[in-house]
Context: one part of a larger RNA
Molecule: small-subunit ribosomal RNA, 5' domain
Organism: Patescibacteria group bacterium
RNA sequence: GGACGAACGCUGGCGGCGUGUCUAAGGCAUGCAAGUCGAACGAACAACUUCGGUUGUGAGUGGCAAACGGGAGAGUAACACCUUGGUAACCUACCUCUAAGAUGGGCACAACGCGAAGAAAUUUGCGCUAAUUCCCAAUGUGCUGGUUCUACAUAAGUAGAAUUAGUAAAGCUCCGACGCUUAGAGAGGGGCCUAGGUUCCAUCAGCUUGUUGGUGAGGUAAAAGCUCACCAAGGCUACGACGGAUAGCGGGUGUGAGAGCAUGACCCGUCUCACAGGGACUGAGACACUGCCCUGACUCCUACGGGAGGCUGCAGUCAAGAAUCUUCCACAAUGCCCGAAAGGGUGAUGGAGCGACGCCGCGUGCAGGAAGACGCCCUUCGGGGUGUAAACUGCUUUUAUAUGGGACGAAUUCGUGACGGUACCAUAUGAAUAAGGGGCUGCUAAACUCGUGCCAGCAGCAGCGGUAAUACGAGUGCCCCAAGCGUUGUCC
Repeated sequence: GGACGAACGCUGGCGGCGUGUCUAAGGCAUGCAAGUCGAACGAACAACUUCGGUUGUGAGUGGCAAACGGGAGAGUAACACCUUGGUAACCUACCUCUAAGAUGGGCACAACGCGAAGAAAUUUGCGCUAAUUCCCAAUGUGCUGGUUCUACAUAAGUAGAAUUAGUAAAGCUCCGACGCUUAGAGAGGGGCCUAGGUUCCAUCAGCUUGUUGGUGAGGUAAAAGCUCACCAAGGCUACGACGGAUAGCGGGUGUGAGAGCAUGACCCGUCUCACAGGGACUGAGACACUGCCCUGACUCCUACGGGAGGCUGCAGUCAAGAAUCUUCCACAAUGCCCGAAAGGGUGAUGGAGCGACGCCGCGUGCAGGAAGACGCCCUUCGGGGUGUAAACUGCUUUUAUAUGGGACGAAUUCGUGACGGUACCAUAUGAAUAAGGGGCUGCUAAACUCGUGCCAGCAGCAGCGGUAAUACGAGUGCCCCAAGCGUUGUCC
């Protein structure tokens, strides 16, 4: 000198764009943050009714979603991340394309009805019922397993042919569609593996028994000590094993001429976590932030028998701290979920609010006006400075205030805007509403007087102050920056 998610002191007019718990991954009142489909289903209720029914609502069954989106960085020194390859060792709902198909039956369980238990949470007996719920049978383009063969390749394989066994489906309808089943391909998404890279300590030097390898079995979507039985005795290590400390990683960011050094807020990618620990269920996908079970700590309710909860979502609250915001508006736009659609939901998102926290821009007036008022300061008492500064005259109206008009963002013919009567435009009024902070001994731009008297105090370093202090305090003047200016902290 530059930088900052900053804080503190003094000061503070406006706008745009950003940004805002770095500490206690401490505890949380309250509200909201994931629903949707009646074109899958049977009831119920309501309205209308030509008594045929129609329309609407949604508790339940069923489907899809809830594994995304949003938050945080506790853990992790590791295939966690980055780069490079591999998967002939793998999976993939929704979407697209291709091929083929959907035949015939049946049993239940919610809702509901009648009971029972309980303070509640909730639980339970009997009975009835529908379906795109569940089950059985048929068919088998195919797929899967076995056997045989062919071609290619070779480490297990890939492709094809024959044969044998097994294996599927669901309807709804406004007749346009939308769905369902099997198989193949694609796209996008993921799992696993390889090589290289990735902080400090040797005052951590030896570490290891599923440990290292093999055979067999199990297991997974899938290779594998992933797991188990048996066998062998291996494996890693000064190219730093093992241990300890610290830490999410990258794109980037800051600085620097660069090399480098430091760093990882916001935004993007990725990993990990969701009160602490463990576990599986469902599912294409989770070992699942606002699902389930168990244990623990904590909080709450209780009729004392028993129950309920999880803000590291958005707001908000307490605590901690030098320190960090509204319990706001809207689904209008963008996107996501559901739906044939209409539409519904969305604290994602779009916006507004608060904070000079940062960057950028604008303003606080312009011109004229005395050899120069008053006041104040200095003085060698002659004068000098403040100073064209003020007053005064003329002008302008950015800004401000008032009034009137008034958007783009809407994609989509109509209609549809939270922001917002905002931005913006016009007119009117009147210099009107708007300047401070730090410094002035040298480094370092800018000095005089008074007060004080090694006191009070200053100070980044050198240092200043003990009676003429340009260094302390004040006044005047001056210098620098400016809605900021200084101080502190951290990095280069």